[in-house]
RNA sequence: GAGACCGGCCGGAUGGCUGCCUCUCAGUCCCGAUUUUUCGGGACCGGGGGGAGGAAAGUCCGAACUCCACAGGAUAGGGCGCCUCCUAACGGGAGGGGGCCGGGUCGGGCUUGCCUGACCGGGCCACGGAAAGUGCAACAGAGAACAGACUGCCCCGCUGCGUCGGGGUAACGGUGAAACGGUGGUGUAAGAGACCACCAGUCCCCGGUGUAAACCGGAGAGCUGGCAAACCCCGCCUGGAGCAAGACCAAGCAGCUUCGUCCUCCGGGACCGCUGAUCCGGCGGCAACCCGAUUCGUCGGGAUGCGGAGCGGGUGGGUCGCUAGACCCCGGCCGUGAGGCCCGGGCCAGAUGAAUAGCCAUCGUCCCGAGCAGUCGGGAUACAGAAUUCGGCUUAUAGGCCGGUCUCCAAA
RNA sequence: CGGGGCAUGGCGCAGCCCGGUAGCGCGCUUCGUUCGGGACGAAGAGGUCGGGAGUUCAAAUCUCCCUGCCCCGA
Repeated sequence: GAGACCGGCCGGAUGGCUGCCUCUCAGUCCCGAUUUUUCGGGACCGGGGGGAGGAAAGUCCGAACUCCACAGGAUAGGGCGCCUCCUAACGGGAGGGGGCCGGGUCGGGCUUGCCUGACCGGGCCACGGAAAGUGCAACAGAGAACAGACUGCCCCGCUGCGUCGGGGUAACGGUGAAACGGUGGUGUAAGAGACCACCAGUCCCCGGUGUAAACCGGAGAGCUGGCAAACCCCGCCUGGAGCAAGACCAAGCAGCUUCGUCCUCCGGGACCGCUGAUCCGGCGGCAACCCGAUUCGUCGGGAUGCGGAGCGGGUGGGUCGCUAGACCCCGGCCGUGAGGCCCGGGCCAGAUGAAUAGCCAUCGUCCCGAGCAGUCGGGAUACAGAAUUCGGCUUAUAGGCCGGUCUCCAAA
Repeated sequence: CGGGGCAUGGCGCAGCCCGGUAGCGCGCUUCGUUCGGGACGAAGAGGUCGGGAGUUCAAAUCUCCCUGCCCCGA
């Protein structure tokens, strides 16, 4: 210097013009209450402050907050799962342990391209229990889990010695993802952890180190397949819903109660339906009344069906919840670290069809082309937009910066 | 904004819970039957299960992450 991997960070800048949302200060005008003071609300204009993100996303976890439910205990259901720590909490994070997979160096074995040991460095792991029980394993294969006899090996039987029958055997071959530890020996008719030695693992006991997971050493038990992101067992956690949670205010609809008034045959009645509307209203029917016509059945027209008070759920409207908080910045101390404590400073969006923008200029970064070069021309500048808030995870992301490890090249 | 579900040949669906050969109906192709068509009969093709990881000997099925669509709460 280049490349790969890992970790962390940034993710356009400046200026001008025209606008938007919100807070605040001052002024003018209007409205309401009030005792001239004053208070509350609205409109306009002006000054000042603030105005998207690292993911605001997916809604996958965990909380805050709010409402509903709730004596207590247990069960069901759901979730999590090596150990210790961090944290408000978590399925998140830090450190450690164990396992798996590549790479490199050195060494051993042989069948020479495979197996294996040590070390260095990297990546990944939802990692309790398979010795509680139940279950699963297609195809192939003789046999797939207190196994199994196809080939082979051994023993026995026979009117028949065979391409026969019976039995034993997991040491041979083959199948498969997986064949009931491996090597050697003893033993045997042949064999077999049947027995012995060594090796690998499991379980149990003792000692040591470590907070622990675990590791190291010794002694013992012939104990020896996998799957729990299969049921399950063990331990721990767990009530449900979600700001469209929820609270308040005014007006009004349906409806209910009551008073007055009117009619009355003294019982009561002041109605019903449709359309439309969260104000208002329109149409039709019906009841009794009045007027006119009449074939006495009825038809047409008019007017009435009222007024006051109180209660009144939900949605819509308005206000709150709504942004000062497990907050941000700088520094110091403690801790390997996640993180904790302390000093000082700061206030940093709160909209509700939803603001945070548009245009122009200059510059930055990257790519392409031209040129010896200064430079010139063209193009690109990502992913994406808050909606109760916070801590995480995951996913998307042009381009760039910093640090570390390894490898290669060059120089000293 | 919040909550729930679905994706399998061309179309409509089953299989998923409890993992092992992907199946049914319609449609399509070829042949037969018929004067011809339809109907009928026979044979056949066509899907890697929305995409990507993981667990497992083995994944449409179990787990996680994305994509698209549908439904519900005024």
This is a predicted complex of two RNAs, RNase P RNA and transfer RNA, with 486 nucleotides together. Rfam match: Bacterial RNase P class A. Its family is annotated with dimeric ribonuclease P complex, ribonuclease P activity and tRNA processing in the Gene Ontology. Its mean pLDDT, the model's own confidence on a scale to 100, is 75.